């Protein structure tokens, strides 16, 4: 200097003018004024995973469903992070992977081509035998050729001709062993001729993990209307009655089934469903948090643990702008190289909160690192 | 705001447990029939199965990750 590969960050600044929203305080009977502080983001976006928080009584047990799926740690928890093994790509810095189990658990699937796709299989070819010379039987996975995929490979015995049928290295697989390592793995040794593989984002098996519903969750509180109207079950015994036991039955909690509990019920006013009817107000939930910064400490590192400090949006149809100067970044023309003119500045907006994934982004800053060049 | 479902020719639907070339009905173009229409009969065009990307030998169908439309949820209660 190119060309590139990771990590952070930033999302223009300051100064006037009108305007909105919300806390404090002060003034006023009120209505509202003032005066001071705060005011959208890295994705608030999708609702794709975890959670907290509320309610359904607890939140039970099997089974079914479903999700995750290398190993070890982070963590409230996770599908997410970090570190490492393995496999793939790149010269490389780096990048990617749904990455548990197929030869010691089982079933399936491979469409067309092709002789033959799982128990293998004889189109052509080679080899033997037979022969009416056409061709027939029999051996044979080495040669061709088809395919995504075709039963290890080189070399040699061996044999009619062949073929792990045998041998001798090599590859890969399993048994079994030692070493290192928390592990996933790796390295060795030995033993076995044991020798094709895909697909589990097909069934399935193994581990682990999920109770369901969402701020329109729940609570109050005010107004109004018709606390209406159909459907859904089974009662029975006993004690003199009300009313209690018992046995039996429904309904709901429980949105797949069953068992277990808990509540209410058995002629109905409860629970459960359909429809009808009024209301479109407040107040709480609600922003203080697994909350930011900054310093030391542990930890490779994700993250931890202690001390300071700081308070950083709460709107309900939805508040967080609009406009003027000046300066800072880009562009494009033009230049007396001092500057001028004109443009542009991205995706997008909280709606109960908080860790992530994901997807959309105009551009800029920075730290570290790879190739290749050229210079001293 | 927070649950769901859908997406296949022009319309309105089928497409098993992936399999070669993705169908049916009604329009649509041509041709025959009629003096001429309609019916009818025959023939035929028409599809990036919303978009990507991955799994596989192969994807509409299995995953993922966008889009694009529908539907449903207040309170009294």
């Nucleotide at each position: 200097c190119a060309a590139g590969c990771a990590g952070g960050c930033c999302a223009g600044g300051c100064g006037g003018u009108c305007g909105c929203g919300g806390g404090u305080g002060g003034c006023g009977c009120a209505a509202g004024c003032c005066a001071u502080c705060c005011g959208a983001g890295g994705a608030a976006a999708g609702u794709c995973c975890g959670a907290g928080c509320u309610c359904c009584g607890c939140a039970g047990a099997g089974c079914a469903c479903g999700g995750u799926g290398c190993u070890g740690g982070g963590u409230a928890a996770c599908a997410c992070c970090c570190a490492g093994g393995c496999g793939g790509g790149g010269u490389g810095a780096c990048c990617c992977g749904a990455c548990g189990g197929a030869a010691c658990a089982g079933u399936g699937c491979a469409a067309c081509a092709g002789a033959a796709a799982g128990c293998a299989g004889a189109c052509u070819g080679c080899u033997g035998g037979c022969u009416u010379c056409g061709g027939c039987c029999a051996g044979u996975g080495a040669g061709g050729g088809u395919g995504c995929a075709a039963c290890g490979g080189u070399a040699g015995u061996g044999u009619a001709a062949g073929a792990g049928a045998c041998u001798a290295c090599c590859a890969g697989c399993g048994g079994c062993u030692c070493c290192a390592g928390u592990g996933a793995u790796g390295g060795g040794g030995u033993c076995g001729g044991c020798u094709g593989g895909g697909c589990a984002a097909a069934c399935c098996c193994c581990a682990c993990c999920g109770g369901g519903a969402g701020c329109a969750a729940g609570g109050c509180c005010a107004a109004g209307c018709a606390g209406g109207a159909g459907g859904g079950a089974a009662g029975g015994c006993g004690c003199u009655a009300a009313g209690c036991g018992c046995c039996g039955g429904g309904a709901g909690g429980c949105g797949g089934c069953u068992c277990g509990u808990c509540u209410c019920c058995c002629u109905g006013g409860a629970c459960c469903u359909u429809c009808g009817g009024g209301u479109a107000g407040g107040c709480u939930g609600c922003u203080u948090g697994a909350g930011g910064c900054g310093g030391c400490g542990g930890g490779u590192a994700a993250c931890c643990g202690c001390c300071g400090u700081c308070c950083c949006a709460g709107a309900u149809a939805g508040a967080u702008g609009a406009c003027c100067g000046c300066c800072a970044c880009c562009c494009u023309g033009g230049u007396u190289c001092g500057c001028c003119a004109g443009g542009g500045g991205a995706c997008a907006g909280a709606a109960c909160u908080c860790g992530g994934c994901u997807u959309a982004u105009c551009g800029g800053c920075u730290c570290g690192c790879u190739u290749g060049g050229g210079c001293a | 705001g927070g649950g769901c479902g859908c997406g296949u020719a022009g319309c309105u639907c089928a497409g098993c447990u992936g399999g070669u070339u993705a169908g049916a009905g009604c329009g649509c173009a041509c041709g025959g029939u009629u003096c001429a229409c309609a019916u009818c009969c025959g023939u035929g065009a028409g599809g990036u199965c919303g978009a990507g990307g991955g799994u596989u030998c192969g994807a509409g169908u299995c995953c993922c990750c966008c889009c694009g439309c529908g539907c449903c949820c207040a309170c009294c209660a």